This is a predicted structure of a 499-nucleotide part of an RNA (small-subunit ribosomal RNA, 5' domain) from an uncultured bacterium. Rfam family: Bacterial small subunit ribosomal RNA. The RNAcentral record of the full RNA draws on ENA and SILVA.
Context: one part of a larger RNA
RNA sequence: AACGAACGCUGGCGGCGCGCCUAACACAUGCAAGUCGAGCGAUGAAGACUCCUUCGGGAGUGUAUGAAGCGGCGGACGGGUGAGUAAUGCGUAGGCAACCUGCCUCAAAGUGGGGGACAACCUGUCGAAAGAUGGGCUAAUACCGCGUAAGCUGUAAGGGUAGUACCUUUCAGUAAAGGCUUCGGCCGCUUUGGGAUGGGCCUACGUCCGAUUAGAUAGUUGGUGGGGUAAUGGCCUACCAAGUCUGCGAUCGGUAACUGGUCUGAGAGGAUGAUCAGUCACACUGGAACUGAGACACGGUCCAGACUCCUACGGGAGGCAGCAGUGAGGAAUUUUGCGCAAUGGGCGAAAGCCUGACGCAGCGACGCCGCGUGGAGGAUGACGUCUUUCGGGAUGUAAACUCCUGUCAGUGGGAACGAUAAUGACAGUACCCACAGAGGAAGCACCGGCUAACUCCGUGCCAGCAGCCGCGGUAAUACGGAGGAUGCAAGCGUUAUCC
Numbered sequence: 001a002a003c004g005a006a007c008g009c010u011g012g013c014g015g016c017g018c019g020c021c022u023a024a025c026a027c028a029u030g031c032a033a034g035u036c037g038a039g040c041g042a043u044g045a046a047g048a049c050u051c052c053u054u055c056g057g058g059a060g061u062g063u064a065u066g067a068a069g070c071g072g073c074g075g076a077c078g079g080g081u082g083a084g085u086a087a088u089g090c091g092u093a094g095g096c097a098a099c100c101u102g103c104c105u106c107a108a109a110g111u112g113g114g115g116g117a118c119a120a121c122c123u124g125u126c127g128a129a130a131g132a133u134g135g136g137c138u139a140a141u142a143c144c145g146c147g148u149a150a151g152c153u154g155u156a157a158g159g160g161u162a163g164u165a166c167c168u169u170u171c172a173g174u175a176a177a178g179g180c181u182u183c184g185g186c187c188g189c190u191u192u193g194g195g196a197u198g199g200g201c202c203u204a205c206g207u208c209c210g211a212u213u214a215g216a217u218a219g220u221u222g223g224u225g226g227g228g229u230a231a232u233g234g235c236c237u238a239c240c241a242a243g244u245c246u247g248c249g250a251u252c253g254g255u256a257a258c259u260g261g262u263c264u265g266a267g268a269g270g271a272u273g274a275u276c277a278g279u280c281a282c283a284c285u286g287g288a289a290c291u292g293a294g295a296c297a298c299g300g301u302c303c304a305g306a307c308u309c310c311u312a313c314g315g316g317a318g319g320c321a322g323c324a325g326u327g328a329g330g331a332a333u334u335u336u337g338c339g340c341a342a343u344g345g346g347c348g349a350a351a352g353c354c355u356g357a358c359g360c361a362g363c364g365a366c367g368c369c370g371c372g373u374g375g376a377g378g379a380u381g382a383c384g385u386c387u388u389u390c391g392g393g394a395u396g397u398a399a400a401c402u403c404c405u406g407u408c409a410g411u412g413g414g415a416a417c418g419a420u421a422a423u424g425a426c427a428g429u430a431c432c433c434a435c436a437g438a439g440g441a442a443g444c445a446c447c448g449g450c451u452a453a454c455u456c457c458g459u460g461c462c463a464g465c466a467g468c469c470g471c472g473g474u475a476a477u478a479c480g481g482a483g484g485a486u487g488c489a490a491g492c493g494u495u496a497u498c499c
Base pairs, nucleotide, nucleotide: 002497005495006494007493008492009491012371013370014369015368016367017366018364019363020329025327026326027325029324030323031322034073035072036071039070040069043066048061049060050059051058052057080282081281082280089207090206091205092204093203094202095201096200099199100198104195105194106193107192108191109190110189111188112146114144115143121136122135123134124133125132126131151174152173153172154171156169157168158167159166178187179186180185208254209253210252215245216244217243220242221241222240223239224238225237226236227235257279258278259277260276261272262271263270264269284305285304286303287302288301307318308317309316310315335361337360338359339358343357344355345354346353347352374404375403376402377401384395385394386393387392408440410435411434412433413432414431418426443488444487445486447484448469449468450467454483455482456481457480458479464471465470
């Protein structure tokens, strides 16, 4: 000098930030990922209109809304945490003639004609439940043939290349879905080629401690054939060879997410990696795949395990390292708040819906910054207190008293920007005006030297102090109190840690 701090004493206001560093311990409750009726079938209640009516009601029509279902897109983003990881990571610089990329964008070509189902629904059965299982009906932008093939994929031949890039030709294979419409069109769908964006893989260099860790390694190192992947590769497999790494530290052990940065320092360097930003990893523990453009998937699935809960004992349910909140641990860290008004995201043609992302408010002197707690005058100087050589000295212009001011807080009134039209949670907030009145607002540490600041009383090597030197055993500026002084100030000290 610094701090995500804590503790002690104290505490007026505002702005901007920050706030479980410990148990990646366990979690009650609510919310955090939905959306589309302009893809589809079906539809209860309520309302509107028409008709009938025995005035109780009944039937029909179209519109719109909700729950569930099929289908599409999104749930791989956003949010959290740092357990693991010393290199399958990260940082920097490159490479891919070894690759993928939904939505978006540009361009080319197409969108013909058919079929059979499964939910919902109806109806059985089993079960305490979670749920499961039969039979029957049905739609689609769900599913499946057929036709077409500009192209694409494969094959063969030729050209071409360092090679498998690329060009030409033969043969074989391979698409599609409709919806809305004011009939103009718009939104889609299929195939292909570019772009953009996002990723995957590879290489080089850098990246903590220990040698009281010296040898390590059999898919190990390389090759050939095959498999697998979007793609290279022992990634996997069969066979063949015997290699490969290592004192420039392999292997093993310990510790640790990495970086931009942050703190310190004149710098070099040292330490560190909260908040913000980029990357990685993880989602009760371990394992696995499915779907998909993308996951081996925090609020998806399956299996195993531990734990908790329900149970009719047969069987089931769950995963806050999302936002709040609870218990526990701890020196220690906040509200079960408001709003989608803004920014951004998902879905939708749109209206809009969803969004604990985000924007705000609340709590905390946790930090930084700013302001205030009054100003001027006022005695050879009141009272009180302390001290004294008893004359006096100090507190001290300090107070009283006189004249003022009005920051902050208070009361009343007005009132934004953020949204250039509608829409404001914040918020009747910021800010402005008026009013009243010195009123409501100062503490903490220290005073032996280092180190700014001294006397009295008490105590008597006791009680105690202390960062170091050291104080205290009867005159203690060092302990405790008082008066006074010094330093900082809504803070001041102490402790921990780093430079």